The RNA shown here (small-subunit ribosomal RNA) has 1478 nucleotides and comes from an uncultured bacterium.

[in-house]
């Protein structure tokens, strides 16, 4: 900075990513060079070989060899001296003066070093090696003799030192330091060189001082996690003496005294070497602590001392314990966390290389000798850094591959070609630097000295490289030796082909896949690093995501229920001093390396060398403003005294009336209670109702009020007592006495618990009745703890204003409550609106959530969870404090806009209600669904499928089935060839498709025609309507549905369209932060209602002639026809109404408020129908999923459901008889007049492309007759005979006629549909589809009604509003058991291991201590003996080990709690609207 919570918006918050790093590891892939680095795991075991030796110029011996016989030269094991405490390694322990860092030692040491003085004097006795015997497998010993020394002991000198007793300066204290005196303690006469006359030089020694390195101790400050670790401590804190050390100390012992640490976190426990440094990040941070470097600690695991200047000692010893060897079973050996290297673990880390030529280091006069310290190579892209894999031109934009709208397009100047270059690469030939010492020989020069040697400095000579013939140069040959690797849906830079089909599989997050995947796999193309390129695991970072820098807490996480206070923290006004904080200079230190600055060297860079600065700490000076300290003073904070005054503030005691139960007694009689209705319950044993006395408890109506008191919880009759705080007014007084407040203490609703009373009423738990699919509830009758007292316990609540306490500022209006004031106004409270500001928005706003200061609390993603363990409290109940492991990517506040609510209101509509008249019951048609079938061909499915596609299946249609045929094809285009063969007729074979054969003779020469071949094709009613146009149904002919600009609004979005009225209407008026448009509403169209004008034929006929007859002649008058106009606009009137829109009522008018009907359907909604109208992507089929034939099916038929038709009868049926329409239709059609037929038809053929003809008698109505309520003269269903038509053809399968039979049915359960006027309801007529085949659609006319009080209720919409946890929008979400599976987890009879005390036994080796007896060269002694030393014994301590009871912690455990999780499992419906009982 981005991606994620949402329909979308701020907000909050978590999760996730881009950067940057590593001692890495993995996949893939790998030219070459420089510089780094390279067991992070098992402080696991460890074969081999190396990694500490050296000196003969310290000493003696013994071999070998050489001698000029005098020796001398190597080697050797021993005896001394020096190292062997260094260098290397490794982090196991250690939270500690162990590290850092700043300081002390007046409490120390210190080998080699180097200065200064001074010294080295005289003695002795021994052993090792060697030799003899001799033990023992070995390791490695005994005895006995010999010898030496720079090994060992005594003696002397000297000065220190130490011990005593004095003095002198000096110091912050113990002290220091200089000095008299007495007393006690050293040494190697060594070695080598010279010159030799004592001797000089060197090396090494001794003693004092001093300095230099190196150590030793001491002490502020400083860095780690849990308080679910709260007390801890007996040598513990102290003093005294002693004692041990280098040296101060309880360091250690006697003894005395009781003290010392801890909230500023002791003691515990866990983790952990620390630092200069490295990442990382702006910076403050945060994280690490490989590589170099400092320091610290460790060496198989635990203790110990010895030696030494130094160690309690990596390549030393002793001892224990564990492994591992060897062994003759008696003993014995051994320590790779040294360089290689094994083996193990492990994701994982090298060579058993070279060399001392450099640097360093031991030893030594030196030469030189040792050196796995260290220089180099070796291995690995493990990191950094540099270089290469070529460079120029080159378009037929090859060839291939990919993609294609087929036309191209991309790979791409890429490649070929064709001109150069040659880093590297191979060959060849040249070739440094790193070498400076030191040594030897030869000289010079300085100091000293008699001199010499020698010491210092120098010049020549001669010699020295493991890397390595490396770097580096040159030459020659030739593009010749050399590119991978991640990614491409957004974040993130780069898109398309195919393959797969929620499958395989990808994923950092959000998510991709369920037939068009830029997200899987592959391929082409991009894209990005580039000898690397990706992933994985950590860390910083983005993360202001712990917030000092720089976060918050009404409502998202988050103010403790209050309140007193104690530590702390903070603290008014003025004056003085003071210098801790604070500022300022200066000095000291901050190792080097790194780091920033500058500059150089390897060609450059890495990478390395020089120079120079930085933060911290401490010391000194100085300043004195601000905080702190001391002090002196103030009166405003704060408090006191005194006067008023309000109040349900507390406590105890007393009293007082209404109500309600209950008891007595009276009256009075069938109920009375309670619901939505009910019961359950009460009541003839006298209730409810009523009157009157009584009785008990509890609570106090009215007053009463966003009124009063109280810190909070909470206080409500009325009186007394006793008490606590507050507010106001005026004066004094104290003099900062204040604020806040961890622990601590008080207080602290209601339910609960403990003893003891009380108990009317009410009422958990319970019964009982209802209610229900159940009902462990809502609702009804009981009703018992409990509610009251008194006393102790509990400690919590949505203890809320979800808002901690104080102070101080910061517009105003406005009610109330208490005080003062003549008023104005002031003060203390308490609420409402509202300004700046503030908030994420709602909102807050002098009673702030505003602006600022002090102090406490508290939060850090959601669940897990306020749980689990632990621990405190508590008589329980349970409170407080309070995790994690898992799981998820969100949980979450606000507010917007929609949908929704068994919320609210306000309007509509045949929604209802008021009527009429059907369905549903019957037969029967017709469509569905089911079943059946070779096949019953597809499709439509609540509403919006079902007489729907289909305006008409006997073939055909037909797409289904079955058999028979075709294969460039019935049916298009192209290309080649043939050409008298084309249809049609007829024969014959076939069920026919077809095939033979004869006739026939269009039509054509461009062959357009027809056969025949080739392949490109054609074809599919074959899939997907969830790829798709088009088209259409629904809501819905409902009134809505949107922009523009402007405005508000962080924003999503609002405003406008909301409001007051009104309409059939977002229709129209008015108003108003809006103002205009747009698509819908109207209206314009068609039609019908009047009616005027034109024009009259086929229509019409009043006049005037004729005729059976508008039949003719005339007529244009009337009906008609059809053209064109008129008319209706709320125009007029009156009322209403805001004077507006309007809207009631009149008039006039054929006609009146959109007159009646249709056409006309906004954004959009239903992944709504339709791929079978048509069209179309994709897939699939191609001798077939195409094509043609016959024949069969689409018409089955136990069952169910829609839609009709007919009826069931008398408002009827049946016979006669008489009236009146209207739209349509006709030419392969419509068919009159006659004339046969009981009809249905039939012959026949006038007339008519129609105002003519003709279908064509309209019924119903009306007249008159019958029938008389019955399964009937009602119904007509099936069925049987026999026709008719229509058509190749009517069996499956047509329609109609006649005789004949006459089923069910006598008004239809529950439910449900239609209709508001010329409508329903009835009555017939036409018409398209069609050879025929309507009870079905569409269309016409006749007759011609009832009713609408009305919006309470069903449904459907509209609009405003309100809640919301819904956005896939209540067919919405969502919760809890139960049942499965997986996970992690907590109890748990126990088991099992580990860590660290503690108490006693035992008690190695070993320092001290004591020591009868035993052993003993040096010193003393003629001697005996003595000093003194040893072993051995015993004591004090102690490691391991062993016993016991306990602590902590891990693992595990049979059951067993709860807990997360997992498309489609079980029981319910808790919550979300009023969520159906808030």
């Nucleotide at each position: 900075g981005a991606g994620u919570u949402u329909g979308a918006u701020c907000c909050u918050g978590g999760c996730u990513c881009a950067g940057g790093a590593u001692g890495a590891a993995c996949g893939c892939u790998g030219g070459c060079g420089g510089c780094g680095u390279g067991c992070c795991u098992a402080a696991u075991a460890c074969a081999u070989g190396c990694a500490a030796g050296u000196c003969g110029a310290a000493c003696g011996c013994u071999a070998a060899c050489c001698u000029u016989c005098g020796g001398g030269u190597u080697a050797g094991a021993g005896u001394g001296g020096c190292g062997a405490a260094c260098g290397g390694g490794u982090g196991a322990g250690u939270a500690a003066c162990a590290c850092g860092u700043a300081g002390g030692u007046a409490a120390c040491c210190u080998g080699c070093c180097c200065a200064u003085a001074a010294g080295a004097c005289g003695a002795g006795g021994a052993u090792a090696a060697c030799u003899a015997c001799u033990g023992g497998a070995a390791a490695c010993g005994g005895u006995a003799g010999c010898u030496a020394a720079u090994a060992c002991u005594g003696g002397a000198u000297a000065g220190u030192a130490u011990a005593u007793a004095g003095a002198a300066u000096c110091g912050c204290a113990u002290g220091a330091u200089u000095u008299u005196a007495u007393a006690u303690u050293u040494a190697a006469a060594g070695a080598u060189g010279c010159g030799u006359u004592u001797g000089c030089a060197u090396c090494a020694c001794u003693u004092a001082u001093g300095g230099a390195u190196g150590g030793a101790c001491c002490u502020g400050c400083g860095g780690c996690g849990c308080a679910u670790u709260a007390g801890c401590u007996a040598g513990u804190u102290g003093g005294u003496g002693a004692g041990a050390u280098a040296a101060c100390g309880g360091c250690c012992c006697a003894c005395c005294a009781a003290g010392g640490c801890g909230a500023c976190g002791a003691u515990g426990c866990g983790u952990a070497g620390c630092c200069g440094g490295a990442c990382u990040g702006a910076g403050a941070g945060g994280u690490c602590g490989a590589a170099c470097g400092g320091c610290c600690a460790c060496a198989u695991u635990g203790g110990g001392a010895c030696u030494g200047a130094g160690a309690c000692a990596c390549g030393g010893c002793c001892c224990a314990g564990a492994c591992u060897c060897c062994u003759a079973c008696g003993g014995g050996a051994g320590g790779c966390a040294g360089c290689a290297g094994u083996a193990g673990g492990g994701a994982a880390u090298u060579u058993u290389c070279g060399g001392c030529a450099a640097u360093g280091g031991a030893c030594g006069c030196a030469a030189g000798u040792c050196u796995g310290a260290c220089c180099g190579a070796g291995c690995a892209a493990c990191g950094c850094c540099g270089c290469g894999u070529g460079a120029g031109u080159g378009a037929u934009g090859a060839a291939g591959u990919u993609c294609u709208u087929c036309g191209g397009a991309a790979c791409g100047u890429a490649a070929a070609a064709u001109u150069c270059u040659u880093u590297u690469a191979u060959u060849u030939g040249g070739a440094a630097a790193a070498a400076a010492c030191g040594u030897a020989u030869a000289g010079u020069g300085u100091a000293g000295g008699a001199a010499a040697u020698g010491a210092c400095a120098u010049u020549a000579u001669a010699g020295u490289g493991a890397u390595g013939g490396u770097a580096c140069c040159a030459a020659a040959u030739g593009a010749a030796u050399a590119a991978g690797c991640c990614c491409c849906g957004g974040c993130u830079a780069a898109c398309u082909a195919u393959g797969u089909g929620c499958c395989a599989g990808c994923a950092g997050c959000c998510g991709c896949g369920g037939u068009a995947a830029u997200a899987c796999a592959u391929a082409g193309g991009g894209g990005g690093c580039g000898a690397g390129c990706g992933u994985u695991a950590u860390c910083c970072g983005g993360a202001u995501u712990u917030a000092u820098u720089g976060g918050g807490c009404g409502u998202a996480a988050a103010g403790g229920g209050u309140g007193c206070g104690u530590a702390g923290g903070c603290g008014g006004u003025a004056g003085a001093u003071u210098a801790a904080g604070u500022c300022u200079a200066a000095g000291g230190u901050u190792a080097a390396a790194g780091u920033g600055c500058a500059g150089g060297g390897c060609u450059c860079a890495a990478c390395c060398c020089u120079g120079u600065g930085a933060u911290g700490c401490c010391u000194u000076a100085g300043a004195a403003a601000c905080u702190g300290g001391u002090u002196u003073a103030c009166u405003u904070g704060a408090g006191u005294u005194u006067g008023g005054u309000a109040g349900a503030g507390g406590u105890a005691a007393g009293u007082g009336g209404a109500a309600c139960u209950c008891c007595a007694u009276g009256u009075g009689u069938a109920g009375c209670g309670g619901u939505a209705a009910a019961a359950u319950g009460c009541g003839u044993a006298a209730a409810u109702a009523u009157a009157u006395g009584g009785a008990a408890g509890a609570a106090c109506a009215c007053c009463a009020g966003u009124g009063g008191c109280g810190a909070a919880g909470g206080c409500g009759g009325c009186u007394u007592a006793c008490u606590g705080g507050g507010c106001c007014a005026c004066a004094a007084c104290u003099g900062a006495c204040g604020c806040u407040g961890a622990g601590g203490c008080a207080c602290g609703a209601a339910a609960g618990c403990g003893u003891g009373g009380g108990g009317a009423g009410c009422a958990a738990a319970c019964a009982g009745g209802a209610u229900u699919a159940g009902a462990u509830a809502c609702c009804c009758u009981g009703g018992u703890a409990g509610u009251c007292c008194a006393c102790g316990c509990u400690g919590u609540a949505a203890a809320c204003g979800a808002u901690g306490a104080a102070u101080a500022c910061u517009a105003a209006g406005u009610g109330u409550u208490g005080g003062a004031a003549a008023a104005a106004u002031c003060c203390a409270g308490u609420g409402c609106u509202g300004a700046a500001g503030u908030u994420a928005a709602c909102g807050c706003a002098u009673u702030a959530a505003g602006u600022a200061u002090u102090c406490c609390g508290c939060c850090u993603g959601a669940g897990u969870a306020g749980u689990a363990c632990g621990u405190a409290c508590g008589c329980a109940a349970g409170u407080a404090u309070g995790a994690a492991a898992c799981u998820c990517a969100a949980a979450g506040g606000a507010a917007u806009u929609g949908a929704c609510g068994g919320g609210a209101c306000c309007c509509c509509g045949c929604a209802c209600a008021a009527g009429c008249g059907g369905u549903g019951g019957a037969g029967c048609a017709u469509g569905u669904u089911g079943u059946u079938u070779a096949a019953u061909u597809c499709g439509a499915a609540g509403a919006u499928a079902c007489g729907c596609g289909a305006a008409g299946a006997a073939c055909c249609u037909u797409a289904c089935c079955a058999g028979g045929u075709c294969u460039u094809g019935a049916c298009a285009u192209c290309c080649g060839u043939u050409g008298c063969a084309a249809a049609g007729c007829u024969a014959u074979a076939g069920a026919g498709a077809u095939a033979u054969a004869g006739u026939g003779g269009a039509g054509g020469u461009u062959a357009a025609c027809a056969g025949c071949g080739a392949g490109a094709c054609a074809g599919g009613u074959g899939g997907u309507g969830c790829a798709u146009g088009g088209u259409u149904g629904u809501c819905g002919u409902c009134a809505g549905c949107u922009c523009g600009u402007g405005u508000c609004g962080u924003g999503a979005g609002a405003u406008g369209u909301u409001g007051g009225g009104u309409u059939a209407a977002g229709u129209c008026c008015c108003g108003c932060a809006a103002c205009g448009a747009g698509c819908g509403c109207a209206a314009c169209c068609c039609u019908u209602g009047u009616u005027g004008c034109u024009a009259g034929u086929u229509a019409c006929c009043a006049u005037c002639a004729u005729u059976u007859a508008g039949u003719u002649g005339g007529g244009g008058a009337c009906u008609c026809u059809a053209g064109c106009g008129a008319g209706a606009c709320u125009g007029c009137c009156g009322g209403u109404g805001a004077u507006a829109a309007a809207c009631c009522g009149g008039a006039g008018g054929a006609a009146g408020g959109u007159g009646g009907g249709g056409a006309u359907g906004a954004c959009g909604u239903c992944a709504a129908a339709u791929c079978a109208u048509c069209a179309u992507g994709c897939c699939c089929c191609u001798u077939a999923u195409g094509a043609c034939c016959u024949g069969g099916g689409c018409u089955a038929c136990a069952a169910a459901c829609g839609u009709g038709c007919u009826a069931c009868a008398a408002u009827g049926g049946c016979c006669a008889c008489u009236a009146c329409a209207a739209u349509g239709a006709g030419a392969g059609c419509c068919g009159a007049u006659a004339c046969c037929g009981c009809g249905a038809g039939g012959u026949g053929g006038a007339g008519g492309a129609a105002a003519a003809c003709u279908g064509a008698u309209a019924a119903a109505a009306g007249u008159g007759g019958u029938c008389u309520c019955a399964g009937u003269u009602c119904g007509g269903a099936u069925u049987g005979a026999a026709c008719u038509c229509u058509g190749c053809a009517a069996c499956u399968c047509g329609a109609g006629u006649u005789c004949a039979u006459g089923a069910a049915g006598u008004u239809g359960g529950a439910a449900u549909c239609g209709c508001u006027a010329g409508u329903a309801a009835u009555c017939g007529u036409g018409a398209a589809u069609c050879a025929g085949a309507a009870u079905g659609u569409c269309a016409c006319g006749g007759u011609g009604a009832a009713u609408a009080c009305g919006u309470u209720c069903u449904c459907g919409g509209g609009g405003u509003u309100u809640g919301u946890a819904c956005a896939c929008a209540c067919c919405g979400c969502c919760c809890g058991u139960c049942a499965a599976g997986c996970c992690a987890u907590g109890g748990g009879a126990g088991u099992u291991u580990g860590c660290a005390a503690u108490a006693c036994c035992c008690a190695a080796a070993g320092c001290c201590g004591g020591u009868g007896g035993c052993c003993u060269a040096a010193c003393c002694g003629c001697a005996a003996g003595g000093a003194g030393g040893g072993a051995g014994c015993c004591g004090u301590c102690u490691a391991a080990g062993g016993u016991a009871g306990g602590g902590c912690a891990a693992a595990u455990g049979a059951c067993u709690g709860g807990g997360g999780u997992u498309a489609a499992g079980u029981c319910g419906u808790a919550a979300c609207a009023a969520g159906g009982u808030a």
Annotation: The RNAcentral record of the sequence draws on Greengenes. Its mean pLDDT, the model's own confidence on a scale to 100, is 84. Its Rfam family is "Bacterial small subunit ribosomal RNA".